[in-house]
Context: one part of a larger RNA
RNA sequence: UGACGGGGGCCCGCACAAGCGGUGGAGCAUGUGGUUUAAUUCGAAGCAACGCGCAGAACCUUACCAACCCUUGACAUGCCUUGACCGAUGCAGAGAUGCAUCUUUCCUUUCGGGGACAGGGACACAGGUGCUGCAUGGCUGUCGUCAGCUCGUGUCGUGAGAUGUUGGGUUAAGUCCCGCAACGAGCGCAACCCCCACUGUUAGUUGCCAGCAUUUAGUUGGGCACUCUAGCAGAACUGCCGGUGACAAGCCGGAGGAAGGCGGGGAUGACGUCAAGUCCUCAUGGCCCUUACGGGUUGGGCUACACACGUGCUACAAUGGUGGUGACAGUGGGCAGCGACCACGCGAGUGGAAGCGAAUCUCCAAAAGCCAUCUCAGUUCGGAUUGCACUCUGCAACUCGGGUGCAUGAAGUUGGAAUCGCUAGUAAUCGCGGAUCAGCACGCCGCGGUGAAUACGUUCCCGGGCCUUGUACA
Numbered sequence: 001u002g003a004c005g006g007g008g009g010c011c012c013g014c015a016c017a018a019g020c021g022g023u024g025g026a027g028c029a030u031g032u033g034g035u036u037u038a039a040u041u042c043g044a045a046g047c048a049a050c051g052c053g054c055a056g057a058a059c060c061u062u063a064c065c066a067a068c069c070c071u072u073g074a075c076a077u078g079c080c081u082u083g084a085c086c087g088a089u090g091c092a093g094a095g096a097u098g099c100a101u102c103u104u105u106c107c108u109u110u111c112g113g114g115g116a117c118a119g120g121g122a123c124a125c126a127g128g129u130g131c132u133g134c135a136u137g138g139c140u141g142u143c144g145u146c147a148g149c150u151c152g153u154g155u156c157g158u159g160a161g162a163u164g165u166u167g168g169g170u171u172a173a174g175u176c177c178c179g180c181a182a183c184g185a186g187c188g189c190a191a192c193c194c195c196c197a198c199u200g201u202u203a204g205u206u207g208c209c210a211g212c213a214u215u216u217a218g219u220u221g222g223g224c225a226c227u228c229u230a231g232c233a234g235a236a237c238u239g240c241c242g243g244u245g246a247c248a249a250g251c252c253g254g255a256g257g258a259a260g261g262c263g264g265g266g267a268u269g270a271c272g273u274c275a276a277g278u279c280c281u282c283a284u285g286g287c288c289c290u291u292a293c294g295g296g297u298u299g300g301g302c303u304a305c306a307c308a309c310g311u312g313c314u315a316c317a318a319u320g321g322u323g324g325u326g327a328c329a330g331u332g333g334g335c336a337g338c339g340a341c342c343a344c345g346c347g348a349g350u351g352g353a354a355g356c357g358a359a360u361c362u363c364c365a366a367a368a369g370c371c372a373u374c375u376c377a378g379u380u381c382g383g384a385u386u387g388c389a390c391u392c393u394g395c396a397a398c399u400c401g402g403g404u405g406c407a408u409g410a411a412g413u414u415g416g417a418a419u420c421g422c423u424a425g426u427a428a429u430c431g432c433g434g435a436u437c438a439g440c441a442c443g444c445c446g447c448g449g450u451g452a453a454u455a456c457g458u459u460c461c462c463g464g465g466c467c468u469u470g471u472a473c474a
Base pairs, nucleotide, nucleotide: 001474002473003471004470005469007468008467009466010465011464012463013462015458016457019422020421021420022419023418026314027313028312029311030310031309032308033307034305035304042053043052064300065299066298067297068296069295070294073125077124078123079121080120081119082118083117087102088101089100090099091098092097106115107114108113127289128288130287131286132285136283137282138278139277140276141274143272148187149186150185151184152183153182154163155162156161167178168177169176193266194265195264196263198234199233200232201231202230203229204228207224208223209222212221213220237260240254241253242252243251244250316415320374321373322372323371324370325369332363333362334361337356338355341352342351343350344349381412386407387406388405389404390403391402392401428450429449430448431447432446433445434444
């Protein structure tokens, strides 16, 4: 100087407390451990691994296993040689591939050659998701959006170092004020950036309709006032008033205002820590393989199942189930696509088919809501499991996809010890969209609808900041 303390002081955070809803019990989904297996590819490991890499494992993916094949190789550059290449058919084979037949004879030229493509040959080489993340770059997590981390000069100290950065107030903040052997400065904080909330203005189609006409319908004429869209601008600064404070910084209350003291949300992550994670995104040193640890193919596996854990979904019901009714969103997506509408089917869906590269057409039905019924039961709760019949995608749903109808109707009556999230348009609850994607979502990323309770307080648990103290630790 740090680190640590079941030392002290001050302060903060859904850290506790006060509340609301869960997890832990059940069934299922998903990830992991374990076990099994020819293989169940690999990585991730307290917080910060475990719906994580995987924003889509039937083949492919695929890195794993078995079998069958190739060896200058699936891919790149260089050399020699031959020729077109491509394409079609047949046979063998699980296919990769092999054999045979047919067709065909490139472009350019100074006629020497040159170029692209394909076959063959030898060698340099290719190739490796093989090892090392403790050799690395890059990227990322985490403490933590915590308020800290440092430097120059000066001063003090033999020195390591100290001072500044401590102190008194204050703040979300090393934020600001005052004081002070310090005076300044840098990286962080804040602001500058984006979205939301208010207003004006510009613009008026595909959007809108106040008044006029018109229609089943903003449908059409007309209009751009309103809504909206999307560009620009304004608006909030403790600016004003009162109190308080040290005449400061600030704090408390009030006015006006769409908004008030950081208005709400996002992006933004200092010096560093964890030899944290990743050599399987990529790049890369070293080591290793080179008729194989490289390459191709078919099939299998990653989907196994006594069990254990994490994360979720659905429930155990009446704030509910079922039937009916038909009111109101927003974000987004669409051409190998979205598909209105009509017909068929109980339905998943099928056959036609208009419009739309979309403020125009379409996905699109929002769901919680309201009315009736059921009357506390393993039920008109719950839907696992299983049988039969269909349907969609796809070369192909046996291992191993999704959906539909009929039948079946398991566990489950609120969950031990323990444990998680959340402070407001939040929790809870309700549906909708998108990426990936042929198909497959209870996951993920977004969107809107309905819409709470509680916070006395900081003693305690956890994490963190500043000062101080002890130390046989560095």
Small-subunit ribosomal RNA, 3' major domain from an uncultured bacterium, 474 nucleotides, folded computationally. The prediction has a mean pLDDT of 83. It matches the Rfam family "Bacterial small subunit ribosomal RNA". The full RNA is in RNAcentral, with records from ENA, Greengenes and SILVA.